[in-house]
Model confidence (mean pLDDT): 81 of 100. Predicted 3D model of a 348-nucleotide part of an RNA (large-subunit ribosomal RNA, domain IV) from a groundwater metagenome.
Context: one part of a larger RNA
RNA sequence: AGCUCCUGAAGGAACUAGGCAAAAAAGUGUCCGUAAGUUCGCGAUAAGGACUGUCCCGCGUAGCUCGCAAGAGUGAAGCGGGAUCGCAGCGAAAGUAUCCCUGGCGACUGUUUACCAAAAACAUAGGUCUCUGCUCAACUCGUAAGAGGAUGUAUAGAGGCUGACACCUGACCAGUGCUGGAGUGUUAAAGGUGCCGGUCUUGCCGCAAGGUAAGGCUGAGUGCCCGAAGCCCCAGUGAACGUCCGCGGUAACUAUAACCGUGUUAAAGUAGCGUAACCCCUUGCCUGGUAAGUUCAGGCCUGCAUGAAAGGUGUCACGACUUGGGAACUGUCUCCAGGAGCAGCCCG
Repeated sequence: AGCUCCUGAAGGAACUAGGCAAAAAAGUGUCCGUAAGUUCGCGAUAAGGACUGUCCCGCGUAGCUCGCAAGAGUGAAGCGGGAUCGCAGCGAAAGUAUCCCUGGCGACUGUUUACCAAAAACAUAGGUCUCUGCUCAACUCGUAAGAGGAUGUAUAGAGGCUGACACCUGACCAGUGCUGGAGUGUUAAAGGUGCCGGUCUUGCCGCAAGGUAAGGCUGAGUGCCCGAAGCCCCAGUGAACGUCCGCGGUAACUAUAACCGUGUUAAAGUAGCGUAACCCCUUGCCUGGUAAGUUCAGGCCUGCAUGAAAGGUGUCACGACUUGGGAACUGUCUCCAGGAGCAGCCCG
């Protein structure tokens, strides 16, 4: 020097990314007392305060004893008074949650990266959409047999999204997807029917070469007819994938623009919320808190690039979540000091 502890003047978070760690308070005992908010259950042991030993005296409840009864005796708890000891009376030990104000996120209990992440992530009840009518349901596993679904049957089962509750959930079907529909468009193999070629058989003509006719088989050959779904076409559909504009002018100060014009589009972002876990400029501007505040709270809106089940906005309770502030408390710090125990290695 190190490890594990103990103590500390004055100050008391000045430390630090952050009160991390430590300290302190409190302590499911009795009696008081307890706010906002709220889904009326909670919040809540909110917060905050007082008391607590031992001995003696008096009163005396429950109980117990005696008694036929009336009653008498005793007497936990409790009440009143007095005395007494200590710094201290839940005196030890063990065990054990600081508190308040304020936003964000997630409703909640729960689950998770066994061994760097416990969370705002996952799940959840609830909501909604789609599929499924069962003689193999849909869907899943398997080549199949078969199995799950289910010894279930649409108040059932499967899949997607959202995520308690409250108030709500706007516009667009042009593109993509899905669903439905119709047909004179397009469209395969197969089938039909011609043409052309190859080859074989037979008849006729011919001495022969060959020609001609009929028939059989055949061709990555060729024309036409017929020929399903699909595509094309016509509709529907957003809690399907998604998408939700510009420019110019205008009011009796100025500024702004309820208003007007014009262009594009499928439609031109509605209610809300908003410098946000979303804002680049940005430490935006105002107010509050501080002596001083890039954080925080409230407000504003010029939203680079918010926005409605990839849900929007609120919200009691809850949270080893997270932001900011405060009380208490402290060696976290100003600024370090002293002490105890331990101990491999190094030095002596």